[in-house]
Context: one part of a larger RNA
RNA sequence: CUGCGCGUAAAGCGCACGUAGGCGGACUUUUAAGUCAGGGGUGAAAUCCCGGGGCUCAACCCCGGAACUGCCUUUGAUACUGGAAGUCUUGAGUUCGAGAGAGGUGAGUGGAAUUGCGAGUGAAGAGGUGAAAUUCGAACAUAUUCGCAGGAACACCAGUGGAGAAGGCGGAUCACUGGCUCGAUACUGACGCUGAGGUGCGAAAGCGUGGGGAGCAAACAGGAUUAUAUACCCUGGUAGUCCACUCCGUAAAUUAUGAGAGCUAGCCGUCGGGCAGUAUGCUGUUCGGUGGCGCAGCAAACGCAUUAAGCUCUGCGCGUGGGGAGUACGGUCGCAAGAUUAAAACUC
Numbered sequence: 001c002u003g004c005g006c007g008u009a010a011a012g013c014g015c016a017c018g019u020a021g022g023c024g025g026a027c028u029u030u031u032a033a034g035u036c037a038g039g040g041g042u043g044a045a046a047u048c049c050c051g052g053g054g055c056u057c058a059a060c061c062c063c064g065g066a067a068c069u070g071c072c073u074u075u076g077a078u079a080c081u082g083g084a085a086g087u088c089u090u091g092a093g094u095u096c097g098a099g100a101g102a103g104g105u106g107a108g109u110g111g112a113a114u115u116g117c118g119a120g121u122g123a124a125g126a127g128g129u130g131a132a133a134u135u136c137g138a139a140c141a142u143a144u145u146c147g148c149a150g151g152a153a154c155a156c157c158a159g160u161g162g163a164g165a166a167g168g169c170g171g172a173u174c175a176c177u178g179g180c181u182c183g184a185u186a187c188u189g190a191c192g193c194u195g196a197g198g199u200g201c202g203a204a205a206g207c208g209u210g211g212g213g214a215g216c217a218a219a220c221a222g223g224a225u226u227a228u229a230u231a232c233c234c235u236g237g238u239a240g241u242c243c244a245c246u247c248c249g250u251a252a253a254u255u256a257u258g259a260g261a262g263c264u265a266g267c268c269g270u271c272g273g274g275c276a277g278u279a280u281g282c283u284g285u286u287c288g289g290u291g292g293c294g295c296a297g298c299a300a301a302c303g304c305a306u307u308a309a310g311c312u313c314u315g316c317g318c319g320u321g322g323g324g325a326g327u328a329c330g331g332u333c334g335c336a337a338g339a340u341u342a343a344a345a346c347u348c
Base pairs, nucleotide, nucleotide: 003320004319005318006317007302008301012316014201015200016199017198021194022193023192025088026087027086028085029084030083031082033081034080035077036076037075038074039073040072041071042070049065050064051063052062053061054060091191092188093187094186095184096183097182098181099180103177104176105175106174107173109171110154115149116148117147118146119145120144121143125136126135162169206247208245209244210243211242215241216240220236221235222234223233259314260313261312262311263310266293267292268291269290270289271288272287273286274285275284276283277282297304298303321348322347323346330341331340332339333338
């Protein structure tokens, strides 16, 4: 490389948008580039292959044939692919009418709780643990009542519930705003799928500048435990956690399962719509999501099974024994931390 693969053995980019490219629905006409058939030219000789022959054989040499899978040209064929023209509606989209939702951004706002402060009651302990101690407390703690301040998070509802491309999203209100589902058929008429590069988004931690700081809490200090205890437990406690703006660009970013399309038994839940029936309790059916079980089939097994890991198609990414190593060097990016791209020697 031809291949064979990618849930768990090596292997799906964290996710999307999208450029080039690749691929692409039904019908008709046309063209004849690809494709197929016939003819002609060329495809030097030697070599290779086949049949003979010559050196005693062989290697070697000679003769003849075939072949040289290619290129050019010409005459035709037209199913398929491509080009051109036209038509269509099932893919895709628009319109109209409904609907659900922690989808996003901003603004102000609510109650519970923790902590602190002030005041009242009250009195000697409180905390904490396996047991203790560090710690707090007659300068009145803990407990309890009232008030004030401030920050952060939103109990119940809450649900293999919802919405989002993923990361992620949960008090309630308002404003702005994205997507989705169902129904109607009115319109456009293949406008589609994927997507190398590229661009954007992207938890936590971390970085920069300025705020904020209740609780929690790396580091750190102390008390315990222990042979030791740079830990687990306890008392404290700073960055940080929060906000604004900027950077970083990584995670077991997981469904360890990339995206799209078609086909292939069912049964039972649940969420959002529609339709029909109805004893108004529901029942049946259909579309879209989200779960459990299960047939065929698949699978090394575990298991998957209309939300496929089944049967097919399209384009993308990735793997090719373990270690060395996701490292070195170089490039790119970054303020830095580092990220990304990514070897080899050697070794088993």
A computed fold for a 348-nucleotide part of an RNA from Phyllobacterium sp., annotated as small-subunit ribosomal RNA, central domain. Model confidence (mean pLDDT): 89 of 100.